[in-house]
RNA sequence: GCUCUCUUCGUCUAGCGGCCUAGGACAUCUGGUUUUCAGCCAGAGAAUCACGGGUUCGAAUCCCGUAGAGAGCA
Numbered sequence: 001g002c003u004c005u006c007u008u009c010g011u012c013u014a015g016c017g018g019c020c021u022a023g024g025a026c027a028u029c030u031g032g033u034u035u036u037c038a039g040c041c042a043g044a045g046a047a048u049c050a051c052g053g054g055u056u057c058g059a060a061u062c063c064c065g066u067a068g069a070g071a072g073c074a
Stems, first nucleotide, its partner, number of pairs: 001073007010026004018057001028044006050066005
C1' cells in the first nucleotide's frame, strides 16, 4: 500500500427493510420475604445502534466515506 471482517444498554448479546418509542441475560437501583446477609419474588433506570453522508414512503439492518479493532496479501 491492497483486500476482507467486526463496532448495538455498565458487560455479554438478539436483530437480517415496516410487527422495534431496539428484546434478553448478568450487573446496578427500589420494594417484598428474612433477626441480618445471601438466595428467591416483584418492579425500575440504562443503548436514537462507532461517526458523517446517501438510497428508500420507511434504515441498527442496504450503499459510500471516516475512525477504532482484528485477519490476510505484498
Record summary:
The prediction has a mean pLDDT of 81. The RNA shown here (transfer RNA) has 74 nucleotides and comes from a bacterium. It matches the Rfam family "tRNA". From the family's description: Transfer RNA (tRNA) molecules are approximately 80 nucleotides in length. By type it is a transfer RNA.